[in-house]
RNA sequence: UCAGAUGGCCGGAUGGCCGCUGUCUCCCCUUGGGGAGAUGGAGGAAAGUCCGGGCUCCACGGAAGCACGGUGCCGGAUAACGUCCGGCGGGGGCGACCUCAGGGAAAGUGCCACAGAAAGCAAACCGCCGUUCUUUUCUGCCUCGGCAGGGCGGGCGGUAAGGGUGAAAGGGUGCGGUAAGAGCGCACCGCGCGGCUGGUAACAGGCGCGGCACGGUAAACCCCACCGGGAGCAAAACCGAAUAGGGACGACAUAUGGCCUGUUUCCGGGCCGUCGUCCGGGUUGGUUGCAUGAGGCGUCCGGCAACGGGCGCCCCAGAUGAAUGGUCAUCCAUUGCCCUGUCAUGGGGUGAGGACAGAACCCGGCUUACAGGCCAUCUGGCGCG
Numbered sequence: 001u002c003a004g005a006u007g008g009c010c011g012g013a014u015g016g017c018c019g020c021u022g023u024c025u026c027c028c029c030u031u032g033g034g035g036a037g038a039u040g041g042a043g044g045a046a047a048g049u050c051c052g053g054g055c056u057c058c059a060c061g062g063a064a065g066c067a068c069g070g071u072g073c074c075g076g077a078u079a080a081c082g083u084c085c086g087g088c089g090g091g092g093g094c095g096a097c098c099u100c101a102g103g104g105a106a107a108g109u110g111c112c113a114c115a116g117a118a119a120g121c122a123a124a125c126c127g128c129c130g131u132u133c134u135u136u137u138c139u140g141c142c143u144c145g146g147c148a149g150g151g152c153g154g155g156c157g158g159u160a161a162g163g164g165u166g167a168a169a170g171g172g173u174g175c176g177g178u179a180a181g182a183g184c185g186c187a188c189c190g191c192g193c194g195g196c197u198g199g200u201a202a203c204a205g206g207c208g209c210g211g212c213a214c215g216g217u218a219a220a221c222c223c224c225a226c227c228g229g230g231a232g233c234a235a236a237a238c239c240g241a242a243u244a245g246g247g248a249c250g251a252c253a254u255a256u257g258g259c260c261u262g263u264u265u266c267c268g269g270g271c272c273g274u275c276g277u278c279c280g281g282g283u284u285g286g287u288u289g290c291a292u293g294a295g296g297c298g299u300c301c302g303g304c305a306a307c308g309g310g311c312g313c314c315c316c317a318g319a320u321g322a323a324u325g326g327u328c329a330u331c332c333a334u335u336g337c338c339c340u341g342u343c344a345u346g347g348g349g350u351g352a353g354g355a356c357a358g359a360a361c362c363c364g365g366c367u368u369a370c371a372g373g374c375c376a377u378c379u380g381g382c383g384c385g
Base pairs, nucleotide, nucleotide: 001381002380003379004378005377006376007375008374009373010372012331013330014329015328016327017326018325020041021040022039023038024037025036026035027034028033029032043356047367048366050365051364052363053362054361055232056231057230058229068228069227070226071225072224073087074086075085076084077083088102089100090099091098092097103223104222108221109220110217111216112215125163126162127159128158129157130156131155132154133153135151138149139148140147141146142145171189172188173187174186175185176184190212191210192209193208194207196205197204198203236288237287238286239285246279247278248277249276250275251274252273257272258271259270260269261268295314296313297312298311299310300309301308302307332354334352335351336350337349338348339347340346
C1' cells in the first nucleotide's frame, strides 16, 4: 500500500422560538381544573411476536405411565432456553477464519423418481476370456482332399478389470496372479472387532485380529435420552354515577279485572299496582397492577470464555382519542456545480443533505431492517529499509 477475516462502538451536535407529556413546589379559583417555576421524556433494533422466564388468574392429592408436542456431538454458563461460551468431528478457504437439525440405519417397517442389464436374498447391456457348432470371403502346409490359425455369425460357460446409466452399482491405489478376471494373494489407505495409552467427555493416537460382511434415507414411520398443565396485563384486583333491570322489608291500594294453579263447578291459594328505605350484580368512567429491577455505571478479584463474586455511586420515559414534536440559525459527516493552485493531497464560493425505524407489564435471547462513520486484533500479496 492493495485485498480480506473477526470483534466492538457510534448512528448527527449546540442554541433560540412555538408546542406535547410525567413528577415536585408554590399560587388562584375551588374539589375539579387553571397558572408559574424547576426537573425527567424512545431504540440498537422500541420491529417480527419466533423461543425462554418473572408476574396474574384458572385447573389440579402425590408418584409413575400412556398419548401428543419439542429438543438432540461433548463439557460448561444461566432463573430458564431451541440462547451463549469452550472443545470434538464432517465440509469449505493458500490463510486469518467460516459453516453443519451433528443421537440411533447389524430392533423393525417403508421408500430409492428418470435413466439403466441390474436399486437390495444383487445383476450381466457392450466388452474381455474359454469351449463348441456352422460357414470358407482370408492366410499357411501338403499325399488335393483335408489339417492348423484367423475373421463373420450362433450355442454353452467364466468374469466384473474397462465402457455405458445414475444422486447412489457390494471398498480405493499399486504390485503379483490369471484363459480373462476378481481381496484370489500381498503392501499401504479405508472399514469392522478387541485390548492399550491420553482426555471429565465428545474423541484422538497406536497395537493386534478379520479379506470386507453392514448401500442411502430418521426436516419417513420408528427407537433411545431429556423437557413440557392451560390462558394471558384486553392477565387480575379495587372504587363505583345517572338511567334501566333484580331482590328484601314496610306503608298504601285491592277489582265487578287479568294471568297461573288444584281435572270442571263451588270454594280457595299465589302473582300483576304506587311510594319509601336498604341490599346485590353490572355498563361508561377512575385507581392499582406500572417502573427498585435476574437494574445501570465504575472498579477490583476468580475464570481461556460465556459468566460469577466483592465494594462504591446512581434512580434513568410511563402515554392510554395513546406525549417524546415542529421551525430557524450555526457547526459536523457526506456530496453536486463553479473558480483557482499543485507532480499529488488542496483552497475559496454556492447549493443539496442525515439510514432503518416509534416504547405500551417487565426481563433474557433469536431473527429481520439499517445511509454513513470510527476503533482494535489478525491473515494473504506486492514494494521499500
Bacterial RNase P class A from Pyruvatibacter sp., 385 nucleotides, folded computationally.
RNAcentral holds the sequence, with entries from ENA.
Lineage of the source: Bacteria > Pseudomonadati > Pseudomonadota > Parvibaculaceae > Pyruvatibacter.